RNA sequence: AUACGAUAAGGGCAAAACCGGUGAAAACCGGUGACGCAAAGCCAUGGGUCUAAAACCUUCGGGUCAUGACGGCCAGGUUACCGAA
Numbered sequence: 001a002u003a004c005g006a007u008a009a010g011g012g013c014a015a016a017a018c019c020g021g022u023g024a025a026a027a028c029c030g031g032u033g034a035c036g037c038a039a040a041g042c043c044a045u046g047g048g049u050c051u052a053a054a055a056c057c058u059u060c061g062g063g064u065c066a067u068g069a070c071g072g073c074c075a076g077g078u079u080a081c082c083g084a085a
Base pairs, nucleotide, nucleotide: 004083005082012037013036017032018031019030020029021028022027035072041078042077043076045075046074047073048070049069050068055064056063057062
């Protein structure tokens, strides 16, 4: 230096649920809370998933659609703490 990842050290993040708020919804933000995480840091680039306000279509039942979301679904890119085997 690269790979790798301990019942190591010091730290970090925070699922579900509940409360408050935002939003058409998906979902997000704050608080409480820890299921987990060695990139659960950052980037919607590819795939995937969710929603469907507006728009379009409609046999008026509904359908299509992301310009809205999910990075804790999988890849990819990029940066980084520690050092046992």